[in-house]
Molecule: Bacterial RNase P class A
Organism: Methylococcus magnus
RNA sequence: GGAGUCGGCCAGACAGCCGCUGUUCCCUCAAGGGGAUGGAGGAAAGUCCGGGCUCCACAGGGCAGGGUGCCAGGUAACGCCUGGGGGGCGCGAGCCUACGGAAAGUGCCACAGAAAAUAUACCGCCCCGGUUCGUCCGGGGUAAGGGUGAAAUGGUGCGGUAAGAGCGCACCGCGCUUGCGGUAACGCCAAGCGGCAGGGUAAACCCCAUCCGGAGCAAGACCAAAUAGGGGGGCAUUGGGUUCGCCCAGACGUGCGGCCCGCACGGCUCCCGGGUAGGUCGCUCGAGGCGUGCGGUGACGUACGUCCCAGAUGAAUGGCUGUCCACGACAGAACCCGGCUUAUCGGCCGACUCCUUUU
Numbered sequence: 001g002g003a004g005u006c007g008g009c010c011a012g013a014c015a016g017c018c019g020c021u022g023u024u025c026c027c028u029c030a031a032g033g034g035g036a037u038g039g040a041g042g043a044a045a046g047u048c049c050g051g052g053c054u055c056c057a058c059a060g061g062g063c064a065g066g067g068u069g070c071c072a073g074g075u076a077a078c079g080c081c082u083g084g085g086g087g088g089c090g091c092g093a094g095c096c097u098a099c100g101g102a103a104a105g106u107g108c109c110a111c112a113g114a115a116a117a118u119a120u121a122c123c124g125c126c127c128c129g130g131u132u133c134g135u136c137c138g139g140g141g142u143a144a145g146g147g148u149g150a151a152a153u154g155g156u157g158c159g160g161u162a163a164g165a166g167c168g169c170a171c172c173g174c175g176c177u178u179g180c181g182g183u184a185a186c187g188c189c190a191a192g193c194g195g196c197a198g199g200g201u202a203a204a205c206c207c208c209a210u211c212c213g214g215a216g217c218a219a220g221a222c223c224a225a226a227u228a229g230g231g232g233g234g235c236a237u238u239g240g241g242u243u244c245g246c247c248c249a250g251a252c253g254u255g256c257g258g259c260c261c262g263c264a265c266g267g268c269u270c271c272c273g274g275g276u277a278g279g280u281c282g283c284u285c286g287a288g289g290c291g292u293g294c295g296g297u298g299a300c301g302u303a304c305g306u307c308c309c310a311g312a313u314g315a316a317u318g319g320c321u322g323u324c325c326a327c328g329a330c331a332g333a334a335c336c337c338g339g340c341u342u343a344u345c346g347g348c349c350g351a352c353u354c355c356u357u358u359u
Base pairs, nucleotide, nucleotide: 001355002354003353004352005351006350007349008348009347010346012324013323014322015321016320017319018318020039021038022037023036024035025034026033027032041330045341046340048339049338050337051336052335053216054215055214056213065212066211067210068209069208070084071083072082073081074080085099086097087096088095089094100207101206105205106204107201108200109199122146123145124142125141126140127139128138129137130136154172155171156170157169158168159167173196174194175193176192177191178190179189180187181186220281221280222279223278230272231271232270233269234268235267238249239248240247241246252266253265254264255263256262288307289306290305291304292303293302294301295300325328
């Protein structure tokens, strides 16, 4: 100098003017005005996991359904994070990994191929028989060789055999048991046993282990009009009937522009409770931020100090001007946290790896 890996941080800057909104103080009867001060993000997003909080349900257990799936730890909890093991990729820093069980059972495996699983004989090889003596036919043995495939019944060598074959043996591989190391997963540790155990697929059913009650701030709590309707008391009430709940008729009032007919509606007053509109709370001080010390490899925990950092409800967080630069991305709270995932112009810092060059 170039290429790269991991981790952290910032998200145009400054000034002036005019607004919007939360809190607080002052003036004002009130409306309102003035001062001070706070006012989006690293993802506020997707709503995919986990928890707090609220209401409902709930003795205990089981079934169904769903999630998770190497080990240990962290955490309020998790499918998250940290550390470790196995496997894969990279020269390396480092990265990826749904990574329990396929001898419990069931299913599936395109094309090619003889055969894709109760195994199996297409070519080849060997033996036997036949023969028209041909590069032929039939029967049997054989998985060493060829060929097919993503995948074909452990590999190499020696023995063995008609030819072959874990058929036998040695080594490697594999499985099991024991010992050793490790909390454990596991071990590129050791010994012994077993000829070897019969493909793959469980993000196919399934089995095993483990976890899970439901709904969500439009949760939920409180205050509470007008109109209509419900319950009760008092007062008023022409006549008749009554099963005592009411029913029928009349009078009176209101409406259909006035009048007649007709039609429709109708006691007065007080109290109680439920719901609606509306309002208040829930609402932001919290598994909180920052700094230092201590414990821990780390995630994280803990002690002390310090800080208060949006809380709206038609819903604020904006607009204009000037100067400068590297010319500014993705995007905006709505109960709150911890994660994951996705989007994102550019820039800064730290640790580390590889290559080249110079001294």